[in-house]
RNA sequence: AAUAAUUUAAGAGGUCGCAACCAACAAGAGUAAUUAGUGGAAUUUCUAUCAAAUUAUGAAGCUAGUGAAAGGGGCGGUUGCCGAAGCGUCAAAUCUGGAUAGGGGUUUGGUGUGCUGGGACGUAGUUUAACAGACUGCGGACUGUCGCAGCAAAACAUGUCGGCUGCGGGGCGCUAUCGACAAU
Repeated sequence: AAUAAUUUAAGAGGUCGCAACCAACAAGAGUAAUUAGUGGAAUUUCUAUCAAAUUAUGAAGCUAGUGAAAGGGGCGGUUGCCGAAGCGUCAAAUCUGGAUAGGGGUUUGGUGUGCUGGGACGUAGUUUAACAGACUGCGGACUGUCGCAGCAAAACAUGUCGGCUGCGGGGCGCUAUCGACAAU
């Protein structure tokens, strides 16, 4: 002086990077609900059992009129970020016509040592009102990064930066920086 592990701390991938929030808009939907008429005894959960509630002061259904909302969504804007985030799983609380059980939903916390570098396209499944969107699996490409090999260029022999092709790896990664230390 350089290098490896380690520490600090800062960055990059994309113009459809990730997430949250906001306003309008489309859809939800001529649905739920409600009014009138008709009708004349049933109706009510995702499943099962028991039961509960409404109803002759008129159930379901049908006709006509009036007629929403929530969750979710694409464009746009703002903000925070680059395991951003998502999925899976565990725990707690809570909701799911009345109860119990199963199943399902929501919120919070854990899970760096469960998985995924990223987005798009195609396809299968789940979810949903939806052939929108989301999630998961699979597929062939694209893209970013690193390793190895080869080629080309510059430089001109000290080295460094950057280009192309092929193969392969993963985010606990990659790049730059700081500190101390073992070995060479």
This is a predicted structure of a 184-nucleotide RNA (Lysine riboswitch aptamer) from Pediococcus parvulus. It was read from a public genome assembly, where an Rfam model found it. Of the family's consensus pairs, 98% are formed in the model.